The prediction has a mean pLDDT of 82. The RNA shown here (transfer RNA) has 73 nucleotides and comes from Vombatus ursinus. The sequence is in RNAcentral, with records from Rfam. The source organism's lineage runs through Eukaryota, Eumetazoa, Sarcopterygii, Theria and Vombatus. Its Rfam family is "tRNA". Rfam describes the family as follows. Transfer RNA (tRNA) molecules are approximately 80 nucleotides in length. It is annotated as a transfer RNA.
């Protein structure tokens, strides 16, 4: 140059067009404890990479970029 694949809370990931965007982990708080780890309870955190189209409805589908990764030449 060309083609594949990925992007969702701090982190790792689910989510096959309709509900309240869910799961771990982690960070607050609280209890326990002398303390601390471990455990219990609880709570906050995501305009889902940006821009477009399609649809009555888009994290999902088109398309044009961006940034990872990978394979061709």
């Nucleotide at each position: 140059g060309g083609c594949c694949u990925c992007a969702u809370g701090g982190c790792u990931u689910a989510g096959u067009g309709g509900u309240u965007a869910a799961a771990g982990u982690g960070c607050c708080u609280g209890c326990c404890u002398a303390a601390a780890a471990a455990g219990c309870a609880g709570a906050a955190u995501a305009c889902a990479c940006u821009g477009u189209g399609u649809u009555c409805a888009a994290a999902u589908c088109c398309u044009a970029g961006u940034g990872g990764g990978g394979c061709c030449u």